[in-house]
Predicted 3D model of an 87-nucleotide RNA (c-di-GMP-I riboswitch aptamer). The sequence was found by an Rfam model in a public genome assembly. The model forms 95% of the base pairs in the Rfam consensus.

C1' cells in the first nucleotide's frame, strides 16, 4: 500500500413517523425520532425508478395521455475524498 470488515474502540450519519416550511408534484430543508449504515460522505457520469409544472396531442368540458427542463447518491455501477484495525 492494497484487499478485507469484528459483539473492538473513538466519534459520526439517520429510515418509518410527527411538526415547521419551500415546492403543481415528486422531493428539499430545519426540529424531534432511530429503521438502520464502514463511506448511509460528495458526484445526476451509466442504467434504473419517481413526478409531470409548462409544452404537445384528444376531449364541448370534467378529464386523459405523452413529455425531464423536476427529483432520487439510504436502488445498481462509475467517479472523488475518508475514521480505526482483530481475523
Nucleotide at each position: 500500500c492494497u484487499g478485507c470488515g469484528a459483539u473492538a474502540a473513538a466519534g459520526g450519519c439517520a429510515a418509518a413517523c410527527u411538526u415547521a416550511u419551500c415546492g403543481a408534484a415528486a422531493g428539499g430543508u430545519a426540529a424531534g425520532g432511530a429503521c438502520g449504515c464502514a463511506a448511509a460522505a460528495c458526484u445526476g457520469c451509466a442504467g434504473g425508478c419517481c413526478u409531470a409544472a409548462c409544452a404537445g396531442g384528444c376531449u364541448c368540458g370534467c378529464g386523459c395521455c405523452u413529455c425531464a427542463u423536476g427529483g432520487c447518491g439510504g436502488c445498481u455501477g462509475g467517479g472523488u475524498u475518508g475514521c480505526c484495525g482483530a481475523a